This is a predicted structure of a 75-nucleotide RNA (transfer RNA) from a Microbacteriaceae bacterium.
Lineage of the source: Bacteria > Bacillati > Actinomycetes > Micrococcales > Microbacteriaceae.
It was read from a public genome assembly.
The coordinates come from a structure-prediction model, not an experiment, and the mean pLDDT is 81.

[in-house]
RNA sequence: GCCCCUAUAGCUCAGCGGUAGAGCUACGGACUUUUAAUCCGCAGGUCGCAGGUUCGAUCCCUGCUGGGGGCACCA
Numbered sequence: 001g002c003c004c005c006u007a008u009a010g011c012u013c014a015g016c017g018g019u020a021g022a023g024c025u026a027c028g029g030a031c032u033u034u035u036a037a038u039c040c041g042c043a044g045g046u047c048g049c050a051g052g053u054u055c056g057a058u059c060c061c062u063g064c065u066g067g068g069g070g071c072a073c074c075a
Stems, first nucleotide, its partner, number of pairs: 001071007010024004018055001027041004048064005
């Protein structure tokens, strides 16, 4: 330098163009078997950034940025 994959809640990840979700964690409560477990509840998101298409975009297209992988170059 070229190609592919990837970016969604604090973490790990779902999400077939039409209301953004789960588990865990955190927080509040109940309970009793007390370094904790179980149960209930609540909160938590500029869906990486900027454009484009569309009535409507997390989803499709383009560019950029970060991460991972492969190939090439290394006179």